Transfer RNA from a bacterium, 73 nucleotides, folded computationally.
RNA sequence: GGGCCUGUAGCUCAAUUGGCAGAGCGCUUCCAUGGCAUGGAAGAGGCAAGGAGUUCGAACCUCCUCAGGUCCA
Numbered sequence: 001g002g003g004c005c006u007g008u009a010g011c012u013c014a015a016u017u018g019g020c021a022g023a024g025c026g027c028u029u030c031c032a033u034g035g036c037a038u039g040g041a042a043g044a045g046g047c048a049a050g051g052a053g054u055u056c057g058a059a060c061c062u063c064c065u066c067a068g069g070u071c072c073a
Base pairs, nucleotide, nucleotide: 001072002071003070004069005068006067007066010025011024012023013022019056027043028042029041030040031039032038049065050064051063052062053061
């Protein structure tokens, strides 16, 4: 330098390939217990790596950039 893959909640990852952004763990509050552990209930937390475009509508399609991984030279 070129090809490919990945980037979504604090962490690990989903989303039937264009139509309301979710799960587990963690965090906060409450209940049960004398307390811990544990169990149960409720809640907060993301404008999706950044930007532009296509579209009535984009996490998803196209282009550019950035970061990481991998292969080739």

Model confidence (mean pLDDT): 80 of 100. Its Rfam family is "tRNA". By type it is a transfer RNA.